[in-house]
Predicted 3D model of a 96-nucleotide RNA (c-di-GMP-I-GGC riboswitch aptamer) from a Desulfuromonadales bacterium. Its Rfam family is "c-di-GMP-I-GGC riboswitch aptamer". Gene Ontology term of the family: cyclic-di-GMP binding. The coordinates come from a structure-prediction model, not an experiment, and the mean pLDDT is 81. Of the family's consensus pairs, 90% are formed in the model. Taxonomically the source falls in Desulfuromonadales (Bacteria, Pseudomonadati, Thermodesulfobacteriota, Desulfuromonadia).
RNA sequence: UUCGAAAAUGGCAAACUCGGAGAAAUCCGGAGACGCAAAGCCACGGGUCCUCAGUCAUCCAUGAAAAGGAUGACACGGAUAGCCGGGUUGCUGAAG
Numbered sequence: 001u002u003c004g005a006a007a008a009u010g011g012c013a014a015a016c017u018c019g020g021a022g023a024a025a026u027c028c029g030g031a032g033a034c035g036c037a038a039a040g041c042c043a044c045g046g047g048u049c050c051u052c053a054g055u056c057a058u059c060c061a062u063g064a065a066a067a068g069g070a071u072g073a074c075a076c077g078g079a080u081a082g083c084c085g086g087g088u089u090g091c092u093g094a095a096g
Stems, first nucleotide, its partner, number of pairs: 001095004011036002017030005034082001040088003044085003047080004054074007
C1' cells in the first nucleotide's frame, strides 16, 4: 500500500419487548441477536422517511381584507451513517 479467503484477541447490535425524550420520522437506556471487516465518526451529494413551528395552495369566516380556524402539499426545517456514494480515523491477519 492492497485485500478480507482462513485464524485469533475481541467489538458492534436488526426485529421484538420494557422504561424515557420528541408533534412525528426517530433517538437514548435496559433486555435481546438478524446481521456487520469499519454496523467507528462526519448529513457533504443522491435516495428514503417526518410535518409542531415555517412556506405555499384551497376552503371556512368577513361587505372586502387582516387576525383566527380547517385541509393538503413542500424544503429553505428535521430524521436516517444498519440505503448508496464521498470524507476521515482505526484493531487483527494475509499478500506485496